The RNA shown here (c-di-GMP-I riboswitch aptamer) has 85 nucleotides and comes from uncultured Massilibacterium sp. The organism belongs to Massilibacterium, within Bacteria.
RNA sequence: UGAUAAAGGCAAACUUACUGAAAGGUAAGGACGCAAAACUUCAGGCCUACAGUCCUAGCAACACUACGGCGGCUGAGUUACCAAA
Numbered sequence: 001u002g003a004u005a006a007a008g009g010c011a012a013a014c015u016u017a018c019u020g021a022a023a024g025g026u027a028a029g030g031a032c033g034c035a036a037a038a039c040u041u042c043a044g045g046c047c048u049a050c051a052g053u054c055c056u057a058g059c060a061a062c063a064c065u066a067c068g069g070c071g072g073c074u075g076a077g078u079u080a081c082c083a084a085a
Base pairs, nucleotide, nucleotide: 001083002082009034010033014029015028016027017026018025019024032072038078039077040076042075043074044073045070046069047068052064053063
């Protein structure tokens, strides 16, 4: 660096079960794809809003807000198979 291979690896959507306020997560099935689609929220971005704030006579709605989440959003850090230079 990822064209040609070889051995492999992971697993989107969807379905079912569980979990969570939700976003989402876990497991089984299943493959859209991935040369790090292995690990880590450090920075940015995006998603959700239980609780809190605001409003109200009060409740609610709307709005704001991560302490929640997305590593298969980008960057960054760490590690790794094979091949070539």